[in-house]
Molecule: c-di-GMP-I riboswitch aptamer
Organism: Chloroflexota bacterium
Order: sequence, then structure tokens, then C1' cells
RNA sequence: CAGCGACAAAGGCAAACCCGCCGUGAGGCAGGGACGCAAAACCACAGGGCUCAUUGAGCCGGCCGGGUUGCCGAA
Repeated sequence: CAGCGACAAAGGCAAACCCGCCGUGAGGCAGGGACGCAAAACCACAGGGCUCAUUGAGCCGGCCGGGUUGCCGAA
């Protein structure tokens, strides 16, 4: 440096559900809460799923490729 990922260490995130606000909706944000996560960090670029006031405009990265960045170090 690349790969890999421990019953390691230090930290981190937070599903369902509850509550409040925003949104027509998918859903988002904040608080509580932990099922899980080594990228469960970021980017809607390809695929996929979803929504609607559907000739279009949106949502999902905790569905999965790809890109960018990043903590630790046993085998």
C1' cells in the first nucleotide's frame, strides 16, 4: 500500500415502535427507543422499489452495483 474483518480496543450510526412538526403522498426532520450495521458516512450515475395534483415532478443509500471519503488492526 492492497486485501481482509476478532467474542479486540476507542468511539460512531440507529430498524420496528411511540411522540411532535413538515409534506397531497412516497417520505423527511427532531426527541425517545435498539433490530441491526465496518462504511447503516456522502453522491440519485446505472438497476430496482415506491408516491402524486401523473404528458411530468418527486421519494427510498438500512434493496443492490458504481464513485468519493473515512476509524481500528488480530488471523